[in-house]
């Protein structure tokens, strides 16, 4: 210098004018006015996970269902994050991985191929053994390959019942041996996943669980229109008092009781208002920790509406400005995004 990898940060800047939504102070009975100060994001988004908070028969057990799935840690919690193991990809920095179980059981494995899981034999190899033919007195030799033996080589396939080599054999074969792979046992290192070593077995039986399934762990439901408080008018309800002892009902009468009337009180609940609402598992510094994270202490305050504010205009400058707008609140994940900056590291080339 070029090409990359990983992590973090910014999201046009400055000034002026006019507005909009909260807050504090002052004036005011109030409405309002004045002054000061605050007012979207890294994703506010999708609502995909995990929690707080609230209410609901306090939610124990079983079944069903769903999610997760190597090990350890972190956290309020998680399916997130961090560290590690293993496998694969990359020259490398680094990246990717739902990565438990396939002798618990059931199923599936297209096409091709002889054969796709009780192995088998299309081409091929052999013909030692038995039979056949020929030569030969015989022993034996030669030939063909009927029976038969084999699975090395070819061929099929994503995958074919361990691989390579030597020996062995009629030809072959874990048939024997060496190495590799695999299973089992023991030892060592590690909290563990796992790794290493030694011994042993001739191989002990393919793949598929984002097929059913099994195993382990987790999960009660609904959501701020949750929910709580105050509470008008109208209508109805309950209680008490009063009234002509009036009307009606109680089969006719008396008493009694009930209803009708007036007044007062109570309670539910609608409109409306208020709370929930933003000080929070918050942020920064910092002991500790490889890291995620994070104790004590100190410092900081950062929208809070309810048809719903956060805008418009002007001027100057530049590299000419992307995706996009809070609605109870946090922690994550995912998706969208013009462009720019910083740090660490890798590979290659050149110079000293």
């Nucleotide at each position: 210098g070029a090409a990359g990898c990983u992590g973090g940060c910014c999201a046009g800047a400055c000034a002026g004018u006019c507005g909009c939504c909260g807050c504090g102070c002052a004036u005011g009975c109030a409405a309002a006015u004045g002054c000061g100060g605050g007012g979207a994001g890294g994703a506010a988004a999708g609502u995909c996970c995990g929690g707080g908070c609230u209410c609901c028969g306090c939610a124990g057990a079983g079944c069903a269902g769903a999610a997760u799935g190597c090990c350890g840690g972190u956290u309020a919690a998680u399916g997130g994050c961090c560290g590690g193991a293993c496998a694969c990809c990359g020259u490398g920095a680094g990246g990717u991985g739902a990565u438990g179980a396939a002798c618990a059981g059931u199923g599936c494995c297209a096409c091709a191929g002889a054969a796709a899981a009780u192995a088998u034999a299309c081409c091929g190899c052999c013909g030692a053994u038995g039979g056949c033919u020929g030569u030969g007195c015989a022993a034996a030799c030669a030939g063909a390959u009927c029976a038969g033996g084999c699975a090395a080589g070819g061929g099929c396939g994503a995958a074919c019942c361990g691989g390579u080599g030597c020996g062995g054999u009629a030809a072959g074969a874990g048939c024997g041996c060496a190495c590799c792979g695999c299973g089992c046992g023991c030892c060592c290192g590690g909290c563990a996943a796992c790794g290493g070593g030694c011994g042993u077995g001739g191989c002990a039986g393919g793949g598929u669980a984002a097929a059913c399934u099994c195993c382990a762990u987790u999960c009660g439901g609904a959501g701020c229109a949750a929910g709580a408080u105050c509470a008008a008018a109208u209508a109805g309800g309950c209680u008490g008092a009063c009234c002509a002892u009036g009307a009606c009902g109680u089969g006719g009468c008396u008493c009694g009781c009930g209803u009708c009337g007036u007044c007062a009180g109570c309670g539910g609940g609608u409109a409306g208002a208020u709370c929930g609402c933003u000080u929070g598992a918050g942020c920064g510094u910092c002991a500790g920790g490889c890291a995620a994270c994070g104790a004590a202490a100190c410092g900081c305050c950062u929208a809070g509406a309810g048809g719903a504010a956060u805008g418009a205009c002007u001027g100057u400058c530049c590299a000419c400005g992307a995706c996009a707008g809070a609605a109870c609140c946090c922690g994550g994940c995912u998706u969208a995004u013009c462009g720019g900056c910083c740090a660490g590291c890798u590979u290659c080339a050149c110079c000293c």
Molecule: Bacterial RNase P class A
Organism: Pseudomonadota bacterium